A computed fold for a 1482-nucleotide RNA from Sciaphila densiflora, annotated as small-subunit ribosomal RNA. The RNAcentral record of the sequence draws on ENA and SILVA. Its Rfam family is "Bacterial small subunit ribosomal RNA".
């Protein structure tokens, strides 16, 4: 010494910047729900709005005359209007005004002071009035008038010490008595007068401090000062006359806005921020404005005069009033109390006192308004009651909670006792029968509010279905919502709890403590320089700043510390400090400051070298265009391609000549110069320089920075005059395009050039202000010097520029890094979320364009920087693939088959829709299937389980009705199985309840399965290392491979899922086994194991061998051998993931829906429709073919409700018989070969369509089957744009089989074998993919993002003809009350006269309100109008982000529906390629 916490939200993720929001505390609060008690506090923040009623300031008879009453018998007592005194200047209220006539603080001199205290002195002598009262009288009233009488502590005159004034002579000014007691003329007490002090109070002056705005920059004439006069309690332009011309201001005057100030209060770790209720100090105000009177004190809240507004009374003539005192009323408002009790206490006024007065105050009442305390019970208590909620149906939870039992009594209620506060003998208490104490009774009278997605403690069900709603921020809600609403449960706080509003904190988000400015917001375009700020070495002076000490002060209360009192606490009382501010006095002397030196900063001089520094003049050649002439004879020009344009009137080309203007190739270089802008042919002149190096002469801090200010300042643009070759905004034409106000082309005007002026802006950039010092290096280049050398070159060293790389350090990172963005100091400029907006208004500048300065309303929760991983690019590199190319054959054209869309329909069931739907689900719709439609029927159901009853059940025949299902009957046969003999199992019928059922919905609730990328080579992990982190490395690189395959290298080393291999099949051989196969045989029985074949097990292939190449590696190329050679062919096998891909109609399944129907049964129909479009196929268009005849060769499958040899019949489909076969038995080819015919035609091609006749399956062949025979004989002669498949036993072509299946719409699908090619130069291009790299404003990831006009709606705002206020100056008019001044008029008691004075009247200055005029500032409203912002899925384009498809952007000008385009100059914050320079490593 007691003191400092963060979180959410920008992103796919990260770091940073940066805003928004939350958690805390507080309040004079309000609102919602709820509410038991006590203590001590607080309570109109709004209309300084208006106020009914009552009260809030009186007292004194011991100052005075008097009146009245009573008792009495001259004296008392009480009350009192009036005169007089003191007090009504305090106390109480409010905060309108006020930015300094104020407050706080610290000082000061030119003042006043009633009552109070102290001291000394005095109180002598006279006088005249007046109210009350009486009479008369005016008025409605308020209020008066006249005459007469009277008193004082009311008032006047004279005298007087001291006092005051004056240099002095001199002048000037006082007084009051009363009381009781007593009978002494004294003493006492309350007073009186002047004086000297004090205390307290007040007036005045000054230092410092005290909000915002410069879109307020100049203000001021009594203004600043002096002199005279006046005036005040006092200083003073306070007032006035004259004189001078000052005074204030960038250290913010003036003006405008806002505001009472302070002690304090709240927050904060503090620095500090906000605030100024209650309590306390000061100020100001009292219906609004002005004014004075009285007084010690006022320009006076409950006094006066005047003016104004308002209210009230009135007899209309005239009067009265002022709650911002306490209560209270109305109004306003989200909102703030009783018309209470008492002077008992404290305090105040008066009084000698008793006492009176006191809405100050003390108390009570109302209000959870906040603070503090207490309670609503404590112990025990399980069959875990009932009930609620959840549930996996087992249970869990509310929950020991309740009930029940026992205990206690704070609180409550009843009864009794009963204070302190009272001082000073007694008396005196509003609060109050209150606090408190004792006793009785009985758990009795007492719990709510908010929240429960994250922040933030606390979770489930139901309902709802982007609706209703929630929300502080992020965000929830579109059918399974922990976020809405309700419920159960939970959490937090608790007589309160939440919400709203406001302040501080968090916010280091205005940063002194304690921020920044290369890219996030932020360095002025550059320089010169004023004020200001800062400033080298040494000596010395002073003590202003600075530091130390003493003294005094900053009221009390509050805060803090230590104690004490109320049972504790809030609360109250006592005592006390630290620290800080201002002041007085004393001290120290380092630094700042003053003075004097010095030379290291700065400057000057000397002789050098370098340079596109500026200005002017002269000269030059190349090129371009035009003109003239010659030659020549057809196009030229231009583009991606063209056209406009040009040319036979001679272009272009070429040669010669001439003219003009503009710009200066090469040299030329991250090379030079300049402050920047900028500067380039050569020579000459001029100009002012600046920088550098060398030597070290002179000066002696002369320096640095620099608000305002000034100068310069690209391009474009403007004014005037020239000039005009080329280029070229605008503009004309041609193209392109959907359009093309563009990109491209042909022309072309301002302009570009010069002179003189203006403009003052740029991505005016190093996006980096200037100066100084310090801090490792390397390297290149320019200028100078020096050493080595005679010298050039070269080398070393030094200084000054211009670059690169890089250490430490810094940075959010990128990067910067002695030319700092490092370490420090000084000065200036600038920033504080995005948009609105560098806009509006105002002002300044400008000829204009415009520039400079520069907001707000409103709106969003982000906007942004750097880097990371992806994705993407009409970016780049490498590589692969039937991807292209090279080939072969197709599709697209025809007919038909089939599927889909569309249309139609009662229904044409449903699903699949780019690749990756469409001969797909469907491996087979006449009925069935079938899910669809129409009609007829059933309702525990066609199917499952449980219950009850009946019957044995099952079965067979048959009648009526009907399309059938169904409905209604009749008859027959038969008596099963097990048994403990009770019955049971199983079946049928009937009944009712639970339930069945659903191809109903959701594939975007799901499982499973599947497709695609893709059989592509990728996808990851552990440890280590790098990075703040996301992440990277590994996995990149050099080779190689089909491959992340392998090798080498490497901060990586290893590993996993994938690749490959292991599996199946084919190809060769061996061994073995062989029947139903094979062989032998005329044939059977038998026999054989060589071959074919079948099965099994092995062998074989591994770059193993050789040569070449490569890094000696991995590998590649060639060869040998081999049946097969470099993965031998094919299959199965599908990484992490993507597409909310497909499927609820295979199946399963959550939720929803349906239950005499969306279920079930039946008949018939439909799924087969048909102007059309698309996909997949078949058959063809023919002679490499077709018809006919003859001949030959497979494999793999299937088969008993089957396959069926063989024989007979039929032209044939087929029919009638029928052996064999549960299978090496049966069924089997066609293309092909041989021969005849056809001879290029719509044919002997092609077979659609149609007719007639048959066959088969099947209840059934009409809708709607297949096949056969005869007849018919359509389109079609090889197919537009476009497009598909295939790399070898492949394509092409030929047939065969199977599943499904009664049959079949199969030309499909899945298999099988036969015959059997062509081509691959190669990777430029198209599609897809992999790796690396680059850009990005994308991350739902380019089907991305995104800009502007227009249209609609809403919101705030600018301008605005006009109009309505408010406020402040200013000029003039009028001028109340009143002070002051003047006065010739009138009045004026105290012996007379005069003077002075006083009063009245009049006049003058000033003067409030009012009126008029012209201004400033500000507020409101508004026809019309401008842009801005925000909105749902509107319209037009596509400007930007990738090279964004014309790189973008900045300034400027022109132009266009719009984004925008173009010209000129600039920037890189441009991709790609190439080159140069420099650097790093070797």
């Nucleotide at each position: 010494a007691u003191g400092g916490a963060g979180a959410g939200u920008u992103u796919g993720a990260u770091c940073c910047u940066g805003g928004c929001u939350c958690a805390g505390g507080a309040u004079g609060a309000a609102c919602g729900c709820u509410g038991g008690c006590g203590g001590a506090a607080u309570g109109c923040u709004u209309a300084a709005c208006a106020c009914a009623u009552g009260c809030a300031a009186g007292u004194u008879g011991g100052a005075c005359g008097g009146g009245a009453a009573g008792c009495u018998g001259u004296g008392u007592u009480u009350c009192c209007a009036g005169u007089g005194g003191c007090g009504g200047a305090c106390g109480g209220g409010u905060g309108a005004g006020u930015a300094g006539u104020g407050u706080g603080u610290a000082a000061g001199a030119a003042c006043c002071u009633g009552c109070c205290u102290u001291c000394g002195g005095g109180a002598g002598g006279g006088g005249a009035a007046u109210a009350a009262c009486a009479a008369c009288u005016a008025g409605a009233a308020a209020u008066g008038g006249u005459u007469g009488c009277u008193a004082a502590u009311a008032u006047c005159c004279c005298g007087u010490c001291g006092g005051c004034u004056g240099a002095g002579g001199a002048g000037u000014a006082a007084a009051a008595g009363g009381a009781a007691g007593g009978g002494g003329u004294a003493a006492u007490u309350c007073g009186c007068c002047a004086g000297a002090a004090g205390a307290g109070g007040g007036g005045c002056u000054u230092u410092c401090a005290c909000c915002u705005g410069a879109u307020u920059a100049g203000c001021u004439a009594g203004u600043u000062g002096g002199u005279g006069a006046g005036g005040u309690a006092a200083u003073a332009g306070c007032u006035u006359a004259c004189c001078a011309a000052g005074g204030c201001g960038a250290c913010g005057a003036u003006c405008a806005g806002u505001a009472g100030c302070u002690g304090g209060u709240c927050c904060g770790a503090g620095a500090g921020g906000a605030u100024g209720a209650u309590c306390a100090g000061c100020c100001a105000c009292a219906c609004u404005g002005g004014g004075a009177c009285u007084g010690a004190g006022a320009c006076a809240c409950g006094g006066c005069c005047c003016a104004g507004a308002c209210u009230c009374c009135u007899a209309c003539g005239g009067g009265a009033g002022g709650c911002a005192g306490c209560a209270g009323u109305g109004a306003g408002g989200a909102a703030u109390u009783u018309u209470c009790c008492g002077c008992a206490a404290u305090g105040g006024g008066c009084g000698a006192a008793a006492g009176c007065c006191u809405g100050a105050c003390g108390g009570a009442g109302c209000a959870a308004u906040g603070c503090c305390g207490c309670g609503u019970g404590g112990g025990g208590g399980c069959g875990u009651a009932a009930g609620g909620c959840c549930c996996g149906u087992g249970g869990g939870u509310c929950a020991u909670g309740a009930a029940c039992u026992u205990c206690u009594u704070u609180u409550c209620u009843c009864g009794g006792a009963g204070a302190a506060g009272a001082a000073g003998c007694a008396a005196u208490g509003a609060c109050g029968g209150u606090a408190u104490c004792c006793g009785g009774g009985g758990a009795a009278u007492a719990a709510g509010c908010a929240u429960c997605g994250g922040c933030u403690a606390a979770c489930u069900c139901u309902g709802u279905g982007c609706c209703a709603g929630c929300a502080g921020c992020c965000g929830c809600g579109g059918u399974a919502a922990g976020a809405c609403a309700g419920a159960g449960g939970a959490u937090g706080c608790a007589a309160g709890c939440g919400u709203u509003a406001u302040c501080c904190a968090g916010a280091u988000u205005g940063a002194u403590u304690g921020g920044g400015c290369g890219u996030a917001a932020a360095g002025c375009g550059u320089c010169u320089g004023u004020a200001g700020g800062u400033g080298g070495c040494u000596u010395u002076u002073c003590a202003a700043g600075u530091c130390c000490g003493c003294c005094g002060u900053c009221a009390a209360a509050u805060c803090c510390c230590g104690g004490g009192g109320a049972u504790c606490a809030a609360c109250c009382c006592c005592g006390g400090u630290c620290g800080g501010g201002g002041g007085u006095c004393g001290g120290a002397a380092a630094c700042u400051a003053g003075a004097a030196u010095c030379u290291a900063g700065g400057g000057u001089a000397u002789g050098g070298a370098a340079a596109g520094g500026g200005c002017a003049g002269a000269g030059g050649g190349a090129a371009u265009u035009u003109c003239c002439g010659g030659u020549g004879g057809a196009u030229c020009g231009g583009u991606g391609a063209a056209a406009u344009g040009u040319g036979u009137a001679g272009a272009g080309a070429u040669c010669g000549g001439a003219a003009a203007g503009a710009a200066c190739a090469c040299c030329a270089a991250u090379g030079g110069c300049g402050a920047a802008a900028g500067c380039g042919c050569u020579c000459u002149g001029c100009c002012g320089g600046g920088g550098c190096a060398a030597a070290c002469a002179c000066u002696g801090a002369c320096a640095c920075u620099g608000a305002g200010a000034g100068a310069c300042g690209a391009a474009a643009g403007c004014u005037a005059g020239g000039g005009g070759a080329g280029c070229a905004a605008a503009u004309g034409g041609g193209a392109u395009u959907a359009g093309a106000u563009a990109c491209c082309c042909c022309g072309g005007u301002a302009g570009u050039c010069c002179u003189a002026g203006c403009c003052g802006u740029a991505a005016a950039c190093g996006a980096u202000g200037g100066a100084u010092a310090c801090u490792u290096g390397g390297u290149g280049u320019c200028g100078c010097g020096u050493g080595g050398u005679c010298g050039a070159c070269c080398c070393g060293c030094g200084c000054g520029g211009c670059g690169c790389u890089g250490u430490a350090g810094c940075u959010a990172a990128c990067g910067c890094g002695u030319u700092a963005a490092g370490u420090a100091u000084c000065c200036c400029g600038c920033c504080u979320g995005g948009g609105g907006a560098g806009u509006a208004c105002g002002u300044u500048c400008g000829c204009a364009a415009g520039a400079a300065u520069u907001a707000a309303a409103c709106u969003c929760a982000a906007a942004g920087g750097a880097a990371u991983u992806g994705a993407c690019g009409g970016g780049g590199g490498c590589c692969c693939a039937c991807a292209c190319a090279a080939g072969c054959g197709g599709u697209g054209g025809a007919g038909c088959a089939u599927g889909u869309g569309g249309u139609u329909u009662a229904a044409u069931u449903c699903g699949a829709u780019g690749c990756a739907a469409a001969g797909c689900g469907a491996a087979g719709a006449a009925c069935c299937u079938u899910a669809c439609c129409g009609g007829g029927g059933c309702u525990u159901g066609a199917c499952a389980u449980g219950c009850c009853g009946c019957g044995a059940a099952u079965c067979c025949c048959u009648c009526u009705u009907g399309a059938a299902a169904g409905a209604g009957g009749g008859g027959g046969g038969g008596u099963g199985c097990c048994u403990u003999c009770g019955g049971g199992a199983g079946c049928g019928c009937g009944g009712g309840c639970a339930c069945a059922g659903g191809u109903g919905g959701u594939g975007c609730a799901u499982g499973g399965c599947u497709g695609c990328c893709g059989u592509c080579a990728g996808c990851u992990c552990g440890u280590g290392c790098c990075g703040u982190a996301a992440g990277g490395u590994g996995u990149u690189g050099g080779g190689u491979u089909a491959a992340g395959u392998c090798c080498c290298g490497c901060a990586a080393c290893g590993a996993g899922c994938g690749c490959a291999a292991c599996c199946c099949c084919c190809a060769u051989g061996u061994u073995u086994a062989g029947u139903u196969g094979c062989c032998c045989c005329a044939g059977u029985u038998a026999g054989g194991a060589a071959c074919c074949c079948u099965g099994a097990a092995c062998a074989g292939a591994c770059u193993g061998c050789c040569g070449g190449u490569g890094a000696u590696a991995a590998g590649c190329c060639g060869g040998a051998g081999g049946a097969a050679g470099g993965c031998g062919a094919g299959g199965a096998u599908g990484a992490c993931g993507u597409c909310a891909a497909g499927u609820c109609a295979u199946c399963a399944u959550g939720c929803c829906c349906u239950u005499u129907a969306u279920g079930c049964c039946c008949c018939g129909g439909g799924c087969g429709a048909c102007a059309c479009a698309c996909g997949u196929g078949c058959u063809a268009c023919a002679a490499u073919g077709g018809u006919c005849g003859g001949g030959a060769c497979a494999a793999a499958a299937a088969g008993u409700c089957g396959u069926g040899a063989c024989c007979c019949c039929g032209c044939g489909a087929g029919g009638g018989g029928g052996a064999g076969c549960u299978a090496a038995c049966u069924c089997c080819a066609a293309a092909c070969c041989c021969g005849c015919c056809c001879u290029c035609a719509g044919u002997u091609c092609g077979g659609a369509u149609u007719g007639c006749g048959g066959g088969c399956u099947g209840c059934a062949a009409c809708u709607c089957g297949c096949c056969c025979a005869c007849a018919u004989g359509a389109a079609g002669c090889c197919g537009g744009a476009a497009u598909c498949g295939c790399u070898a036993g492949u394509a092409a072509u030929c047939g065969c089989c199977g599943g499904u299946c009664a049959g079949c719409c199969a030309u499909a699908c899945g298999g099988c074998g036969g015959u059997g090619a062509a081509u691959c130069c190669g990777u430029u291009c198209c599609c897809g993919g992999g790796c690396c790299u680059u850009g990005u404003a994308c991350a739902c990831a380019c089907c991305g993002c995104c800009c502007g006009u227009c249209a609609c709606a809403c919101u705030a705002u600018g301008g605005g003809g006009a109009u309505u206020g408010a406020u402040c100056g200013u000029g003039c008019c009028c001028g109340a009350a009143g002070u002051c001044a003047u006065u010739a008029c009138c009045u004026u008691a105290a012996u007379u006269g005069u003077a002075a004075g006083a009063g009245g009247g009049a006049u003058g200055c000033c003067g409030a309100a009012g009126g008029c005029g012209g201004g400033g500032u500000u507020a409101g409203c508004a026809a019309c109008u401008g842009g801005a912002g925000u909105g749902a899925a509107g319209u037009c384009g596509u400007a930007a982000c990738a090279a964004g498809g014309u790189a973008g952007c900045c300034g400027u000008a022109c132009u266009g529906g719009a984004a925008g385009g173009u010209g000129c100059g600039g920037c890189u914050g441009g991709a790609u390629c190439a080159c140069c320079u420099c650097c790093u490593u070797u």